Small-subunit ribosomal RNA, central domain from a metagenome, 348 nucleotides, folded computationally. The RNAcentral record of the full RNA draws on SILVA. Its Rfam family is "Bacterial small subunit ribosomal RNA". Its mean pLDDT, the model's own confidence on a scale to 100, is 90.
[in-house]
Context: one part of a larger RNA
RNA sequence: CUGGGCGUAAAGCGCGCGUAGGCGGACAUUCAAGUCGAGUGUGAAAUCCCCGGGCUCAACCUGGGAACUGCAUUCGAAACUGGGUGACUAGAGUAUGGUAGAGGAAAGUGGAAUUCCCGGUGUAGCGAUAAAAUGCGUAGAUAUCGGGAAGAACAUCAGUGGCGAAGGCGGCUUUCUGGACCAAUACUGACGCUGAGGUGCGAAAGCGUGGGGAGCAAACAGGAUUAGAUACCCUGGUAGUCCACGCCGUAAACGAUGAGAACUAGACGUUGGCCCUUUUAAGGGUUAGUGUCGAAGCUAACGCGUUAAGUUCUCCGCCUGGGGAGUACGGCCGCAAGGCUAAAACUC
Numbered sequence: 001c002u003g004g005g006c007g008u009a010a011a012g013c014g015c016g017c018g019u020a021g022g023c024g025g026a027c028a029u030u031c032a033a034g035u036c037g038a039g040u041g042u043g044a045a046a047u048c049c050c051c052g053g054g055c056u057c058a059a060c061c062u063g064g065g066a067a068c069u070g071c072a073u074u075c076g077a078a079a080c081u082g083g084g085u086g087a088c089u090a091g092a093g094u095a096u097g098g099u100a101g102a103g104g105a106a107a108g109u110g111g112a113a114u115u116c117c118c119g120g121u122g123u124a125g126c127g128a129u130a131a132a133a134u135g136c137g138u139a140g141a142u143a144u145c146g147g148g149a150a151g152a153a154c155a156u157c158a159g160u161g162g163c164g165a166a167g168g169c170g171g172c173u174u175u176c177u178g179g180a181c182c183a184a185u186a187c188u189g190a191c192g193c194u195g196a197g198g199u200g201c202g203a204a205a206g207c208g209u210g211g212g213g214a215g216c217a218a219a220c221a222g223g224a225u226u227a228g229a230u231a232c233c234c235u236g237g238u239a240g241u242c243c244a245c246g247c248c249g250u251a252a253a254c255g256a257u258g259a260g261a262a263c264u265a266g267a268c269g270u271u272g273g274c275c276c277u278u279u280u281a282a283g284g285g286u287u288a289g290u291g292u293c294g295a296a297g298c299u300a301a302c303g304c305g306u307u308a309a310g311u312u313c314u315c316c317g318c319c320u321g322g323g324g325a326g327u328a329c330g331g332c333c334g335c336a337a338g339g340c341u342a343a344a345a346c347u348c
Stems, first nucleotide, its partner, number of pairs: 004319003007302002012316001014201004021194003025088001027086005033081002035077008049065006091191001092188005097182003103177007110154001114150008125136002162169002206247006215241002220236004258315006266293012297304002321348003330341004
């Protein structure tokens, strides 16, 4: 160097965009860098290998050959890789016409519910629990009716339904805006794939400044429970949850399954297109998703199975016994909390 792996055993970066690099469709022609052949020079000797010789043998010594798989150079070959030129359309993209959608941002707006305030009716309880108590209530609560205020979330529709790269996205309306899919043509002509660094996005919690604060609710207080109860249960309750702007950059960021491409039985559902039939509210075909079950195959098993964990190719990331430890130290980032990178001694 080659050889093993990454759903659950150690191992897929949380997810995009993209630099360098790596890899790359089909035809003709050319060059000859890689590649292949031949020649020449060189590749010291010894060593190794082969055939001999010498010490009684062997080790050892020794003659000859081969080898020294390399380098340089010359001549040649042109299939493959590569470079140049020309031409191609199957990859990729653009245009035209449609379609579905909680995709994103901003502004506006609606009803139910909750809480609070005001007023009416009304009277002794309410609330809570396994049972209670704390708590609320004759200063009139709970219940009920009318009016008002505020904040937050959007029942039904709702669906292994949809959209998004991921995080994620759900009342309604408007404006701005990203992507996807389908059908048929036309156009560009390999413009592609991946992606070390880099850069952007990134739930919740947390942080900064200023607002807001109904409900819920870490902390906290009280009541219970208990041997105790810094809990589970109950009554309260502050940060926070909400908005704007700026940070943080982590998650069981999960399909615990990187991205792209090709190939390899089917059956049954479902979403969005298109086409054709007429078992006419049905059937068939095709395409892009999303599910269940399963041939072959794979797997330690579980299971996966055209949405692969099957059969292959390209590129990236990662793993190498448990603990120490995702820690120390150093560096970078951060207001901080901390994050990223990342050991060793020692021990089993």